[in-house]
Formats: sequence, structure tokens, C1' cells
RNA sequence: UGGUAGAGGUGCAUCGAUUAUCAGUACACUGUGGGAUAUGACAGGACAUAGGUGAACACAGAGGAAAGGAUGAGAUGCCGAAGCGGCGGUUGCCUGGGAAUCGUCUGCUGGGGCCGGGGUGAACAGCUCCGGGACUGUCAUCAUGUAUUUGAUGGAGGGCUACCGG
Repeated sequence: UGGUAGAGGUGCAUCGAUUAUCAGUACACUGUGGGAUAUGACAGGACAUAGGUGAACACAGAGGAAAGGAUGAGAUGCCGAAGCGGCGGUUGCCUGGGAAUCGUCUGCUGGGGCCGGGGUGAACAGCUCCGGGACUGUCAUCAUGUAUUUGAUGGAGGGCUACCGG
């Protein structure tokens, strides 16, 4: 330096019937009031469409969801598993800020959980980012120990272990 095979553990990702939530909400219909706006996700604009044969809005009646997020027996593929971030494309037109999604990258992160804060979110759920202090796997050094333990400090997956090769 290359190849192969492995380990970490509440390990990672994908699929997933179901269940609750979202929500008696959105929405369309009817009635009453109302009296000029409304819709094309958000803000502004253009354009288009609907609207005095009654817009927005409010209340009532009778109907009444879905998506995203959560859960999840189990299955599949795995151990940079994967996640995050940067950049670019797309989502009717222009500008702006988001979100989703696709692609890409020499960037960051050993792993899961806990606490605090920010973001996302309907949510006190979940996810995610930052910070904190422990735990855990691994290696190095030092100490302890003489059987292979314990402790301290430090490192990072571009690591670690085993085998094979150059």
C1' cells in the first nucleotide's frame, strides 16, 4: 500500500398490514346574516378564472377526509451502515423567503441514549442542529497487575481486528 473476512449495539437504512393522531379540522352542499372581493401553497406583481343570478367573512344544519409526522409483527440489505452540510436542477410566469424532491461533492460526524437551547411540526409526539456531562466499542501512551485486570490521558471510521499479497 492492495485485497478478503469481521467486530461495536437500545447499531444503520429500506419495505411494511395495522393503530391512534391530524379532526368533527379542511372541503363540497343547504339555510340565515353579510355586501365586494376571492382563487391559482406563503409575501409582492403580472396574467387567468370565479363573483350583485351575491365574493370574503360569521353562525347553524346534515355529511366528512387526506398528506406529511408517529406506531408497527415481521422482512430485506448492511457496519460510512448512514446522517448532516455545501452547491446545482425541478415544483404555471417574474421577484423574495421557505418546503419537498432529484442530482452532485475532495466537506463534517466512531456509536446509541440523557439533559438544556434553537429549528421543523397541529403536537408537550417524532425528527434534526448546537452545547453539556456521562456511557460504550476501538487503538495509542502511561500506571497497575502477572494473568490478560483495572485506572488515567489522548486519537478518530481515511479508525480497529484477523488473514493473504505487493

Predicted 3D model of a 166-nucleotide RNA (Lysine riboswitch aptamer) from a pig gut metagenome.
Of the family's consensus pairs, 100% are formed in the model.
The sequence is in RNAcentral, with records from MGnify.
Rfam family: Lysine riboswitch aptamer. From the family's description: Riboswitches are metabolite binding domains within certain messenger RNAs that serve as precision sensors for their corresponding targets.